[in-house]
RNA sequence: GGGGCUGGUCGGGCGACCGCGACGUCGCGUCUUCGGGCGCGGUGUCGAGGAAGGUCCGGGCUCCGCAGGGCAGGGCGGUGGGUAACACCCACCCGGGGCAACCCGCGGGAAAGUGCCACAGAGAACAAACCGCCGGCUCGUGCUCCGUCGGUCGAGCUAGUCGAGACCGUCGGGACCACGAGUCGGUAAGGGUGAAACGGUGGUGUAAGAGACCACCAGCGGCCCGGGCGACCGGGUCGGCUCGGCAAACCCCGCCCGGAGCAAGGUCGAACAGCGCACGUCCGAGGGCGGCCCGCCCGAGUGCGCGGGUGGACCGCACGAGGCCGCCGGCAACGACGGUCCGAGAUGGAUGGUCGCCGAACGGUGCGCCGCAAGGCGCCCGGGAACAGAACCCGGCCUACAGACCAGCCCCUCCG
Numbered sequence: 001g002g003g004g005c006u007g008g009u010c011g012g013g014c015g016a017c018c019g020c021g022a023c024g025u026c027g028c029g030u031c032u033u034c035g036g037g038c039g040c041g042g043u044g045u046c047g048a049g050g051a052a053g054g055u056c057c058g059g060g061c062u063c064c065g066c067a068g069g070g071c072a073g074g075g076c077g078g079u080g081g082g083u084a085a086c087a088c089c090c091a092c093c094c095g096g097g098g099c100a101a102c103c104c105g106c107g108g109g110a111a112a113g114u115g116c117c118a119c120a121g122a123g124a125a126c127a128a129a130c131c132g133c134c135g136g137c138u139c140g141u142g143c144u145c146c147g148u149c150g151g152u153c154g155a156g157c158u159a160g161u162c163g164a165g166a167c168c169g170u171c172g173g174g175a176c177c178a179c180g181a182g183u184c185g186g187u188a189a190g191g192g193u194g195a196a197a198c199g200g201u202g203g204u205g206u207a208a209g210a211g212a213c214c215a216c217c218a219g220c221g222g223c224c225c226g227g228g229c230g231a232c233c234g235g236g237u238c239g240g241c242u243c244g245g246c247a248a249a250c251c252c253c254g255c256c257c258g259g260a261g262c263a264a265g266g267u268c269g270a271a272c273a274g275c276g277c278a279c280g281u282c283c284g285a286g287g288g289c290g291g292c293c294c295g296c297c298c299g300a301g302u303g304c305g306c307g308g309g310u311g312g313a314c315c316g317c318a319c320g321a322g323g324c325c326g327c328c329g330g331c332a333a334c335g336a337c338g339g340u341c342c343g344a345g346a347u348g349g350a351u352g353g354u355c356g357c358c359g360a361a362c363g364g365u366g367c368g369c370c371g372c373a374a375g376g377c378g379c380c381c382g383g384g385a386a387c388a389g390a391a392c393c394c395g396g397c398c399u400a401c402a403g404a405c406c407a408g409c410c411c412c413u414c415c416g
Stems, first nucleotide, its partner, number of pairs: 001412010012358007020047012049387001053398002056396005061261004073257005078092005093107001094105004108252002113250002115246003130191002132187011145173003149169005156162001157160001199217006218242002220239008265315004274306006286298004322341005328335002362382003366379005
């Protein structure tokens, strides 16, 4: 200098004006049982996120249920830790990928049973015979042999219608051997199919073959020894044991789980109509006159219950497994201690809009510089900020995200 891996932080900034919600405070108005409520206005403070999202998992909280145990149903699944808990996190183990940093794994059991294994292929799990290899039988052909007939050549001497033998051709027959076809078997060494074909190499063996047998290697299982809390690792020995995959198929094993959810749940509690009961209409219920009595005035309705624990209001509800800093323990997740801070709370649901300045990404046929080149840097012009928005709270997971920045580590190359 180039390429990569991991973790973390941020995720438009500043100002002005106008709005919205919550809380505090002040003023005015209004109602009042005098505590305060409501409305309007001023003012101060605060006002979305790393995912507030999906609502997938775990908890807090609330109500209901619950002697104990089991069934059904659901979830989880290497080991050891962390945690309130988890399907989360950390460390490690095993397997896989990468030169490496590092990454990935829905990681109990397939040697308990059942089931499934597309396509291709002969055969897909107590294997299978398509090609090939080997053996038996049958047939055919060839080679070769024998015989018959015909022809040619012909050693020999008894010289012939003699003739051993050789060659060619016709017909017939047959053992071995070779090849071909059919058929019956053997064979899983070879070919071919497939994601997967019942260990690998060499040898013995065999008609050909085969863990059929042997040696070594690999795997599996039993036993023993050593290391580790453990998953597991290392070593020895025995057994030809060689047993495929799928459990996110049923199933088996171990562990966990009561149900519903803030519209949980709780507190306060009307008004109108209508209905019922009681008292009362000059023998005056009830109301007003600052609390009570007297007194004065008004006076025909008034009170209670049902309607209805309804409409509604309030609480739950913002201090919590909380944030930040320091220090200690721990490889880490995390925990202990000390200090410090209080940061939204709507319920048709606030958190926005306009303007100005600055501005990342990105675009440019612009200009300049560097470089062999790919390209890089600077200036100029344009451009103008991703995904998305609380609703009882918290811990996670997953998903979405323009980009910017920081730290650690690995590989390659160059220089010293």

A computed fold for a 416-nucleotide RNA from a Nocardioidaceae bacterium, annotated as Bacterial RNase P class A. Its Rfam family is "Bacterial RNase P class A". Rfam links the family to the GO terms dimeric ribonuclease P complex, tRNA processing and ribonuclease P activity. About the family: Ribonuclease P (RNase P) is a ubiquitous endoribonuclease, found in archaea, bacteria and eukarya as well as chloroplasts and mitochondria. Rfam classes the family as a ribozyme. A source record names the gene rnpB. Taxonomically the source falls in Nocardioidaceae (Bacteria, Bacillati, Actinomycetota, Propionibacteriales).